[in-house]
Context: one part of a larger RNA
RNA sequence: ACUAGCUAAGGGAAUUCGGCAAAAUAGCCCCGUAACUUUGGAAGAAGGGGUGCCAGCUUUGAGAGAAGCUGGUCUCAGUGACUAGGGGGGCCCGACUGUUUAAUAAAAACAUAGCUCUCAGCUAGCCCGAAAGGGUGUGUACUGAGGGCGACACCUGCCCAGUGCUGGCACGUGAAGCUGCAGUUCAAUGCAGUGAAGCGCCAGUAAACGGCGGGGGUAACUAUAACCCUCUUAAGGUAGCGAAAUGCCUUGCCGGACAAGUACCGGCCUGCAUGAAUGGUAGAACGAGGUCCCCACUGUCCCUAGCUAGAACUUA
Numbered sequence: 001a002c003u004a005g006c007u008a009a010g011g012g013a014a015u016u017c018g019g020c021a022a023a024a025u026a027g028c029c030c031c032g033u034a035a036c037u038u039u040g041g042a043a044g045a046a047g048g049g050g051u052g053c054c055a056g057c058u059u060u061g062a063g064a065g066a067a068g069c070u071g072g073u074c075u076c077a078g079u080g081a082c083u084a085g086g087g088g089g090g091c092c093c094g095a096c097u098g099u100u101u102a103a104u105a106a107a108a109a110c111a112u113a114g115c116u117c118u119c120a121g122c123u124a125g126c127c128c129g130a131a132a133g134g135g136u137g138u139g140u141a142c143u144g145a146g147g148g149c150g151a152c153a154c155c156u157g158c159c160c161a162g163u164g165c166u167g168g169c170a171c172g173u174g175a176a177g178c179u180g181c182a183g184u185u186c187a188a189u190g191c192a193g194u195g196a197a198g199c200g201c202c203a204g205u206a207a208a209c210g211g212c213g214g215g216g217g218u219a220a221c222u223a224u225a226a227c228c229c230u231c232u233u234a235a236g237g238u239a240g241c242g243a244a245a246u247g248c249c250u251u252g253c254c255g256g257a258c259a260a261g262u263a264c265c266g267g268c269c270u271g272c273a274u275g276a277a278u279g280g281u282a283g284a285a286c287g288a289g290g291u292c293c294c295c296a297c298u299g300u301c302c303c304u305a306g307c308u309a310g311a312a313c314u315u316a
Base pairs, nucleotide, nucleotide: 002310003309004308005307006306007305008304010302011301014300019297027051028050029049030048031047036041038151052073053072054071055070056069057068058067059066060065074078086295087294088293089292090291091290092289093287094286098110099109114149115148116147117146118145119144120143125136126135127134128133153281154280155279157212158211159210162209163208164205165204166203167202168201171200172199173198177194178193179192180191181190182189213231214230215229216228217227240274241271252268253267254266255265256264
């Protein structure tokens, strides 16, 4: 020096990517308990006090016991060892309990209740199987199958031009076959007609795949532009939210917290490139999730030191 354990004056996160690790808290009884909230919770919130033993007594009980009162008494320490929550606040994500990469990932991923769309009237639809047959189901639309979103609350704007799906169809196109004609000794072959689905065509449909502009001017300070003009599109992003798990420039600007803050929180909006079930916004509870701050606590550190055991080492 290593492994495991323990102790440290003064300071107390100065350590570090980060309080990682350690310390601290801890049982039971009594008091007391905020914001917020879906009124259930939050909550063991937080924060205080008590706790041993001995004697006498009280209440209750059949008793065992339980609860208590008064006095005494010892220790540094009475849940005396063991056992046994650290706490609070802001924000992000996911509603929650649950599930997952057996052996590097437990999560914001998956699932979920709930919402919505599509298919299907049963000899159904969907699935397995060249088929016979089978599953769903000895079920029948309050059912079965498939897709998306993901509790609850408030909502979910505009676009059907493209792609898809569904429906329609006077007409066009449209294979073989069939018919007619030409041709051949018979055939082959050629031309014309007829001709299903499909496509063209016409509609519908976005909780289908998806999409949701540019330029110029204008108000009696300036600035800005409710307003006007113009090009253009299928339609030009509504409500919301916004330097965001999304913002390039960027450590944006202002405020808070710090002596000092590329982080964090609040606000602004100039959104490189937010935005409504590819869901938008809000949100109590919950989380071995992520991030920031505070209290307590500490060998994480200032700054190291000492002890115990092991291993190592030495000797036999």